Predicted 3D model of a 74-nucleotide RNA (transfer RNA) from Streptacidiphilus jiangxiensis.
It matches the Rfam family "tRNA". It is annotated as a transfer RNA.
The source organism's lineage runs through Bacteria, Bacillati, Kitasatosporales, Streptomycetaceae and Streptacidiphilus.
RNA sequence: CCCUCUGUAGCUCAGUUGGCAGAGCGCCGGUCUUAAUAAGCCGGUGGCCGCCGGUUCGACCCCGGCCAGAGGGA
Numbered sequence: 001c002c003c004u005c006u007g008u009a010g011c012u013c014a015g016u017u018g019g020c021a022g023a024g025c026g027c028c029g030g031u032c033u034u035a036a037u038a039a040g041c042c043g044g045u046g047g048c049c050g051c052c053g054g055u056u057c058g059a060c061c062c063c064g065g066c067c068a069g070a071g072g073g074a
Base pairs, nucleotide, nucleotide: 001073002072003071004070005069006068007067010025011024012023013022019057026045027044028043029042030041031040050066051065052064053063054062
């Protein structure tokens, strides 16, 4: 210097014919059980999708640039 992949909730990750952003864990509250916890059950909680532009009626998704991480090449 070039190529590929990755970047979405506190954490691990889903989400592709462009059309309301999700799950599990965690956290909070309740309930049940217990001597008291834990476990179980119910409810709640949270992100404008790495950043800046472009295309479009509409972008996590398409295009360009940049940043960060991983791998490969010279």
The coordinates come from a structure-prediction model, not an experiment, and the mean pLDDT is 80.